This is a predicted structure of a 1494-nucleotide RNA (small-subunit ribosomal RNA) from a marine sediment metagenome.
[in-house]
RNA sequence: AGAGUUUGAUCCUGGCUCAGGACGAACGCUGGCGGCGCGCCUAAUGCAUGCAAGUCGAACGGUGCCGGCAGACUUCGGUUUGCCGGGAUAGUGGCAGACGGCUGAGUAACGCGUGAGUAACCUGCCCUGAAGCGGGGGACAACACCGAGAAAUCGGUGCUAAUACCGCAUACGCUCCUCACCGUAGAGGUGUGGAGGAAAGGGCCGGGGUAACCCGGCUCGCUUCUGGAGUGGCUCGCGUUCUAUCAGGUAGUUGGUGUGGUAACGGCUCACCAAGCCUAUGACGGAUAGCCGGAGUGAGAGCUCGAUCGGCCAGAGGGGGACUGAGACACGGCCCCCACUCCUACGGGAGGCAGCAGCAGGGAAUCUUGCACAAUGGGCGAAAGCCUGAUGCAGCGACGCCGCGUGAGGGAAGAAGGCUCUAGGGUUGUAAACCUCUUUUCUCAGGGAAGAGCAAGGACGGUACCUGAGGAAUAAGCCACGGCUAACUACGUGCCAGCAGCCGCGGUAAUACGUAGGUGGCAAACGUUGUCCGGAAUUACUGGGCGUAAAGGGCUCGUAGGCGGACCAACAAGUCGUUUGUGAAAUCUCCCGGCUCAACUGGGAGUGGUCGAGCGAAACUGUUGGACUUGAGGAUGUCAGAGGAAGACGGAAUUCCCGGUGUAGUGGUGAAAUGCGUAGAUAUCGGGAGGAACACCAGUGGCGAAAGCGGUCUUCUGGGGCAUUUCUGACGCUGAGGAGCGAAAGCGUGGGGAGCAAACCGGAUUAGAUACCCGGGUAGUCCACGCCCUAAACGAUGGAUGCUAGGUCUUGGGGGUAUCGACCCCCUCUGGGCCAAAGCUAACGCGUUAAGCAUCCCGCCUGGGGACUACGGCCGCAAGGCUAAAACUCAAAGGAAUUGACGGGACCCCGCACAAGCAGCGGAGCGUGUGGUUUAAUUCGAUGCUAAGCGAAGAACCUUACCAGGGCUUGACAUGCAUGUAGUAUCGAUCCGAAAGGUGAGAGACCCGUAAGGGAGCUUGCACAGGUGUUGCAUGGCUGUCGUCAGCUCGUGCCGUGAGGUGUUGGGUUAAGUCCCGCAACGAGCGCAACCCUCAUGAUCAGUUGCUUUUUCUGGUCAGACUGCCCGCAAGGGAGGAAGGUGGGGACGACGUCAAGUCAUCAUGACUCUUACGUCCUGGGCUACACACACGCUACAAUGGCCGGUACAGACGGUUGCGAAGCCGCGAGGCGAAGCUAAUCUGACAAAGCCGGCCCCAGUUGGAAUUGCAGGCUGCAACCCGCCUGCAUGAACGUGGAGUUGCUAGUAACCGCAGGUCAGCACACUGCGGUGAAUACGUUCCCGGGGUUUGUACACACCGCCCGUCACGUCAUGGAAGUCGGAAGCGCUUGAAGUCGCUGGGCUAACCCGUUUAUUCGGGAGGCAGGCGCCGAGGGUGAAGCCAAUGACUGGGACGAAGUCGUAACAAGGUAGCUGUACCGGAAGGUGCGGCUG
Repeated sequence: AGAGUUUGAUCCUGGCUCAGGACGAACGCUGGCGGCGCGCCUAAUGCAUGCAAGUCGAACGGUGCCGGCAGACUUCGGUUUGCCGGGAUAGUGGCAGACGGCUGAGUAACGCGUGAGUAACCUGCCCUGAAGCGGGGGACAACACCGAGAAAUCGGUGCUAAUACCGCAUACGCUCCUCACCGUAGAGGUGUGGAGGAAAGGGCCGGGGUAACCCGGCUCGCUUCUGGAGUGGCUCGCGUUCUAUCAGGUAGUUGGUGUGGUAACGGCUCACCAAGCCUAUGACGGAUAGCCGGAGUGAGAGCUCGAUCGGCCAGAGGGGGACUGAGACACGGCCCCCACUCCUACGGGAGGCAGCAGCAGGGAAUCUUGCACAAUGGGCGAAAGCCUGAUGCAGCGACGCCGCGUGAGGGAAGAAGGCUCUAGGGUUGUAAACCUCUUUUCUCAGGGAAGAGCAAGGACGGUACCUGAGGAAUAAGCCACGGCUAACUACGUGCCAGCAGCCGCGGUAAUACGUAGGUGGCAAACGUUGUCCGGAAUUACUGGGCGUAAAGGGCUCGUAGGCGGACCAACAAGUCGUUUGUGAAAUCUCCCGGCUCAACUGGGAGUGGUCGAGCGAAACUGUUGGACUUGAGGAUGUCAGAGGAAGACGGAAUUCCCGGUGUAGUGGUGAAAUGCGUAGAUAUCGGGAGGAACACCAGUGGCGAAAGCGGUCUUCUGGGGCAUUUCUGACGCUGAGGAGCGAAAGCGUGGGGAGCAAACCGGAUUAGAUACCCGGGUAGUCCACGCCCUAAACGAUGGAUGCUAGGUCUUGGGGGUAUCGACCCCCUCUGGGCCAAAGCUAACGCGUUAAGCAUCCCGCCUGGGGACUACGGCCGCAAGGCUAAAACUCAAAGGAAUUGACGGGACCCCGCACAAGCAGCGGAGCGUGUGGUUUAAUUCGAUGCUAAGCGAAGAACCUUACCAGGGCUUGACAUGCAUGUAGUAUCGAUCCGAAAGGUGAGAGACCCGUAAGGGAGCUUGCACAGGUGUUGCAUGGCUGUCGUCAGCUCGUGCCGUGAGGUGUUGGGUUAAGUCCCGCAACGAGCGCAACCCUCAUGAUCAGUUGCUUUUUCUGGUCAGACUGCCCGCAAGGGAGGAAGGUGGGGACGACGUCAAGUCAUCAUGACUCUUACGUCCUGGGCUACACACACGCUACAAUGGCCGGUACAGACGGUUGCGAAGCCGCGAGGCGAAGCUAAUCUGACAAAGCCGGCCCCAGUUGGAAUUGCAGGCUGCAACCCGCCUGCAUGAACGUGGAGUUGCUAGUAACCGCAGGUCAGCACACUGCGGUGAAUACGUUCCCGGGGUUUGUACACACCGCCCGUCACGUCAUGGAAGUCGGAAGCGCUUGAAGUCGCUGGGCUAACCCGUUUAUUCGGGAGGCAGGCGCCGAGGGUGAAGCCAAUGACUGGGACGAAGUCGUAACAAGGUAGCUGUACCGGAAGGUGCGGCUG
C1' cells in the first nucleotide's frame, strides 16, 4: 500500500466482499509450565446459610465472676455484708454507622466536562491563635416487683448515675438593632449605645485530710470566638445522541411587591398585581443513553466504545416521607402504601445480597459458601487493643497479555512403511533408526528468604529462590491449500452428497465436495461466530459530486440569514504574539531504573483546550466616522420587438341552411366495406348563418423570468438595447421559510359549439384485434369567472461577478470613412447561431452564451429493486398534489465508448440468387434409402441447408456387429515366465452331433548340439489375451459446411487513458485486399493469381502391335498469347491468329465457424465385461409393411412404338481372367477351344441417327407393373432371399396441387458404352464418347455472400433480448369490523405516613409567681397526646391521544423449476419511442390533448 466482483473486451460511476487491528467474549477441536491482569455484558429477577460496623469501663450507674482486707453468722463445709483491686459488659452516654464496598435502573439534565462566580453559603473530627470552664436543679433507662402477648415486643409502679437533660451567673470577641467615620460593587473595617447567647468533666502524679473531699501540676476532654486546611451547597459562560412523518409550548407559567422558608440566592412557597416567557441558532414531544479521565481503530481529521483502574452523579424490592445529625432525606436506620417471601396459637409479626462467598432462574456465557488482618487504609479508644468479605493473599477459568519448553549436534545418493508414478523414479527425508551431548521443564531430596520502621509478631509459605540426584526423560495441535491468498496430487462421489467471505465449485478425468499423502500458516494454541474502527475519498473539515452515471428547485419576487467595491482615520470583538493560571492521578510518548527477559512496575520529562487572566500588534475581517465613483440606481435623447390586458374590425377556408344548373354515383383504402346518394348526393353557381384559426411575409428572426407569444387597428401597460457621462453615492449579490406566475389534460358555474376528436358505435385487418386503417361520434377543444399546480416544465446545464486566442454568420443600436445615398468597408456595445486555441471531461463532448480559471449564495445526490410507494401531516370539490420511510430482496443496477452480430435501416457489389429459357421433381408403377410401426432380431451409425442410391466400390452362407439354440474357457489371435512332455508335434479311422465340438483305434516327424541339453511343438498353471461394450461433450487423424467466398493477420510507427483504431478506409478498377492514384503510415505473412496436370494450334524427333498417297495415331522436345500491335485520356473497341483479355477443365480450400461427423476404418485416455459384453457353430434376421418422406428408373406416347436394313465413337477391363471362329438352343445359355499378361487377342454388335415398312390417337402394336408356367447361370446352398430367358398375364399411368430442383455451350437435354465392387446380383456410383439447343432486358424482388455506414436494452449474439395479467408455492409488509396489552399525561374522587399551620376542655418533673411546717398544693410559661386543615404516595373512575401485539378478509411487493395468455419495449422492433393528464381495455397496453428527442 491494496485486491476480487457488472462487460465479448474497455474506461468510468457505483455498491457488495476480502486481506489488518481490537474484545469483560462465546462455540468447536486440542491442551505442558510460569508471571501479570481479568472474570453475570442477560433478570436493578428472587434469595437458604455465614460473614461484611463497630468501639470506648480513662463519661455513668448497676450486675454477677476472681482475688484481697474487715465485720457478722456458722452445721466450721461455708454463707453473708462493706471496702479495695482485677477482668467482663446488657443498659445510659459519646463518637462512628453520610466513609469504605456494590450497581447503572433512572437521568438529554448545570447530570457530566471545562472555565469562572459565591459581595448569597455551611463545615464534626484536625491545625493555629484568643478567652473561659462559676454555681445549681429535676429526671429516665438499666435494676426490682406486677402485668399483657404464641412471638416480636410492650405496659404499669418504684429506685438511681453521668461528659445524658435544664435554669442561673459571666462573656472583649460572637449575633441582632442604632448612630458616626473610613471605604466598596450597599464587601468590609473602626468606634458609641442597647439587647441576646456558653461550658463537663475523666485519668495520672504530688500535697493535705480518718474519710467524704480540697489544693497544685500534667494529660485527655468541654465552651465561645478568629484564622487555616480539606470537604460540601448554590449560580453562570461554553460543550454534550437521534428524530420536524414531534411546530408550536407554558398558569407558578414570566416578571414585580410583600410573607414564609433555607446554611444560602431564587416562584423554593404563598397572597396580590401585571401578561408575560420559550421557540426553525429547533421550544414542546418521542426514542435512546449514566457522564468524564480515557479505551479501540485511524497517517491524521475523525468514527466507535465508556469492562477492569480513577473522578463525578444516581440508586439500594417499587413509590412516598421526614427524624437524628456537622453532614442523609440515610444499602446492612425509622414511618407509611404496594408487590413478593417467611413465621403464626390467625389476634399479629418478620424481611430486603445492585456488600463478600454462595443458591435458584434467565442466558451462548462469567469463579471459592477459602486464608489473614502480617502489610496498606478506615472506625472507636489516652493506650493496650477490638472491628474491618475495604484490603493483602490463595483457589477456579488458555478469558487476555507476556515469557519458557516439548531437546541439541552428527547421521544415506537416502532403511522400512505411506503416497504417487511415464514403472525409470519421485516424495515423506536428516526426518527416523543409530552415535555423542545437555537437563530449561519434570520427579525426588536438602537449604530457604526479602516483604517488618526499637524488639517480638508473616495469611501468602516450606512459596519465590539456591544446591544435589535421576532420566530424552513428562509435554503438539489447529486451520488452510480455485482466485483474492502462502500452500497439489491421488482416490471416492457424479448438479447427488456437499462447499461457500465475494466471485463461484459439483451433471464420470473436481488442485473448490469427502478421505489420504504431501505442502503452507500459526502455535499452547488454532479456527468459527458476534461487535467496533480501518481499508471506505462509500457523508468528502482535512477530502466528493450534480449535461448524459444518483443529483439544478418549473420560473420569478423577496424575508431572515450568508457574502460584499475603492480611500483615510479611530477602536480592538474576531485574528496573531508573549506571560501567567488551570487542564487531578492513572493512561499515552520519550529517557532512566526494578523483577534473569518481557508482560508488569518505579522515577523524571513531554503532549493534551472553541478555557480564564494580564500585556502587546493592527495587516486582514468586523464596528464607528469621514470622503470616492468604477458596482447599482436615476435623468436626457433615441430605437427594435408574435412582451401583457381590453375593445373593435377584416378576408380566405371548412361545415350547415336556402335557391339554381345537373345525374348516378360519391367517398374511402394496400385492397375493401361501413357511410352518403334517384326523397337528387358528389360536382358547380349565387345568397345566407355560425364558430374557430389567422396562409404568404416567416428567418438556428424577435420578445418575455419561465410557462409562453404570430391577421389589422385603437387604448392602457411591463421589460430591454444604444448614446450622452448629467445626478445619487455601495443604495449590491444570493436567498431557507413565504408570496406570485405556471403548457396540456382535468374539475365547478354559466355561455358557445364550425372543424377536430378521448370514450362510444359501426366497417375492415387478424388466429384474435378491446389497436394501427376507414365511416360516424360525445365530453373536450373556444369564452367569462373560480379551482387544479403537474410535464422529457430540457440547454436533461441554478443565480451573480471577474478573468482566459481567434474565425464566421446574423438581430438591434452607435461611431468612423466615404458618398447622391450608412451602398460597400472598418470599429464598437447588445442579443441569437456555427466552427475552433488553451484548458476541462470517463468518454461523448464543452469551449467569452464554458461543462475553462476563480469567488459568493441557494437547491439537490450517496447501489438496484421495494418506491414519484405505505403510514402520518398539509393542500384540493374531486382527480390528486407536496412531504416521504421500513421490512424484505439482489451482486449488481448504470454512463460513455469499442469490436462483432443482427435489423420487416441505408448505400455499393457478386453468385443459375432472381428474372429470361430448357428439362425435370411433386401425381402413377417399380427400384433404393430413411422415418415410423412390427419383430426373438428386424445390428449400428448419419438427421435442415451440410442425414436419407449416405458409411455400403454391391447382406442367400460368409460378410454380421443383431436374434434363437448348441458348444469352448489362457481362450479364434500375440508375448513372457514356470511345470510337465518322447510314441511328442502332425495326420487321423470309428461313434455321438445340425455343425461346432467331443471321443480317439491307428499312423507318425523336424532344427541346433560341446551329446549335458536347448529350440520349435504340445499339455498344465500364472501373467494376460479379447470386446463393432460406453464416452466423437476426454482425444489424434480424416472429413463435411460457410466457400474457390475474398478475405484473415503480423512487425514497426502513429492516434486513443483504454478496449481498440490506422495500415485493410477513400477515388477508380478487377473474377479477386486484382491493380493504380491518394492518404500517418511503411513494409510483410496466410489466402487470390501464377507456377503443376490435361484439352485445343503448329513445328520437330522417334515409333510397333498403329499408319502407309498426304493426313491420322502414340510418345517426347519445342514454339505460341505478353495488353505485344492499331484507335482512344481511360473504359473500351479492332486487326492478325488455332486460341485474346482467367482460352476450357482439373488438382489446389486462408484465419476461423458449427462442443458439425466419425471411439463401427484406424489409433487412443478413462470407464466397463472376463466359464462372458470374449470366441466357435447351425438356423434366422439386417429383405418385415397400414403408412410418411428423400433420391432415382420406366412411362403416360406419333419429334412416338414395332419390324427389317444400314452408318459412325471414346474410354476402360482381361491369366482362378477375357474368351474368338464354328456348332446346338426361339432365348438366357451350352459345347468348343484358337488367340491374348494385350495399340497385336478379346469383352465389342455402340445407341440415338439414316433408309424402308406397319401402327393411326385408342389405356392402343402406348406403358410395363403384377402373376402363372417352363427354363438358363453362379454358387456347398437361390424357400425365406439372386440375376437372366421364353411363353402367357397386361395393373396404375392420358404430362401431375401447393410447392420445388438442375443448367449459361460442346453446357442443358436426349443416346448408348465401359469400369470398380463382385462367385453371382446395378434403375446406384465413377468415367467415356455420340447428337446437340433455348435464354440472360436487367438487379426491383426471394436466397446466400462481400464491403461501407447507421441504430441496438443483442454478445449462447434475433432461433437474441424482454413486458404485463393469470395459476401454484414461500417470505416480509400495508389496510381492516375489532380484540388485547403498555407507558405517559389530564379531569373528578378517595387519601397513608409525614412536615407545616390552627386547635388543644385531656396529660404535663425542671423555669416563674403565690402558698404550705413539708419533699405540698394552686396558677402561669413551655411541651405532649388528641382533633382539624393544606400538600400528599397510592387506589378508584372517565374521556381523548400515543406505542406495541393480534385479527376473518383484503391490497400490492419480493423470490421461485422447463406453467397459461398474448408481444408492449430494444432495429424504422414491424403504428418511432418517451412523457404529464384524461378515458378505455384479460394483460402487456391503446387512444385523445399538449410537450420532449434520449

Description: The prediction has a mean pLDDT of 84. RNAcentral holds the sequence, with entries from SILVA. Rfam family: Bacterial small subunit ribosomal RNA.